Predicted 3D model of a 104-nucleotide RNA (TPP riboswitch aptamer (THI element)) from Mangrovihabitans endophyticus.
Rfam family: TPP riboswitch aptamer (THI element). Rfam's curators write: Vitamin B(1) in its active form thiamin pyrophosphate (TPP) is an essential coenzyme that is synthesised by coupling of pyrimidine and thiazole moieties in bacteria. The previously detected thiamin-regulatory element, thi box was extended, resulting in a new, highly conserved RNA secondary structure, the THI element, which is widely distributed in eubacteria and also occurs in some archaea. Analysis of operon structures identified a large number of new candidate thiamin-regulated genes, mostly transporters, in various prokaryotic organisms. The THI element is a riboswitch that directly binds to TPP to regulate gene expression through a variety of mechanisms in archaea, bacteria and eukaryotes. through a variety of mechanisms in archaea, bacteria and eukaryotes. Tandem TPP riboswitches have been reported where both TPP riboswitches respond independently to TPP. The structure of TPP riboswitch has been reported for Escherichia coli and Arabidopsis thaliana. For this family Rfam cites "Comparative genomics of thiamin biosynthesis in procaryotes. New genes and regulatory mechanisms" (Rodionov et al., J Biol Chem, 2002).
The prediction has a mean pLDDT of 76.
RNA sequence: GCAAUCCGACAGGGGAGCGCACAGCGCUGAGAGUGCGGGUGACACCGCAGACCCUCGUACCUGAUCUGGGUAAUGCCAGCGCAGGGAGCUCGGUCGUCUCCAGC
Numbered sequence: 001g002c003a004a005u006c007c008g009a010c011a012g013g014g015g016a017g018c019g020c021a022c023a024g025c026g027c028u029g030a031g032a033g034u035g036c037g038g039g040u041g042a043c044a045c046c047g048c049a050g051a052c053c054c055u056c057g058u059a060c061c062u063g064a065u066c067u068g069g070g071u072a073a074u075g076c077c078a079g080c081g082c083a084g085g086g087a088g089c090u091c092g093g094u095c096g097u098c099u100c101c102a103g104c
Base pairs, nucleotide, nucleotide: 001097002096006093007092008091009090010088011055012054013053014052017027018026019025020024034049035048036047037046038045060085061084062083066079067078068077069076
């Protein structure tokens, strides 16, 4: 000085499905709505905070009311997918490598 590794700080992005006998429990998952406020007859829904994941792409979104398989059911699994989009080419440390200098 600089690809790759790991850690941290600050900043930013994102989702919350399916089923049942529904104060709860079961399935997948990192996460399946914890708190406060708004809203409703009650839900739904919205905002902020928290947890979790992600920041050049294996977060996530679109195609998609898609295709195949499977399930009690579901983006449950696979395909589509080297697809189209997608938030820092930030700072500090670590490690690695290269170069230079000195000593033996």